c-di-GMP-I riboswitch aptamer from a Deltaproteobacteria bacterium, 87 nucleotides, folded computationally.
RNA sequence: AACUGUAAAAGGCAAAUCCGCCGAAAGGCGGAGGCGCAAAGUCACCGGUCUAACGGGUAAAUACCCUAUGACAGCGGGAUUGCCAGU
Numbered sequence: 001a002a003c004u005g006u007a008a009a010a011g012g013c014a015a016a017u018c019c020g021c022c023g024a025a026a027g028g029c030g031g032a033g034g035c036g037c038a039a040a041g042u043c044a045c046c047g048g049u050c051u052a053a054c055g056g057g058u059a060a061a062u063a064c065c066c067u068a069u070g071a072c073a074g075c076g077g078g079a080u081u082g083c084c085a086g087u
């Protein structure tokens, strides 16, 4: 430096669910919790998924449809940084 994650050590993260707060929502943050994870660290660049407030359309209204500038990195790819061990 590259590749790999079979065993171990030191540790790390934290799904569902519940509580509180923020948000229109998706979702996020904190606490409890622990399904899992060797990048489940970071970045929305590509694909994908979720939401639809603002805006637009239909409509008498309720309502419905479109729309990302909002989200998801624990959906896949990519970029980038990093612990331990082995080869």
Stems, first nucleotide, its partner, number of pairs: 002087004012037002017032006035074001041080003045077003048072003055066004
Overview: Its Rfam family is "c-di-GMP-I riboswitch aptamer". Its family is annotated with cyclic-di-GMP binding in the Gene Ontology. The organism belongs to Myxococcia, within Bacteria.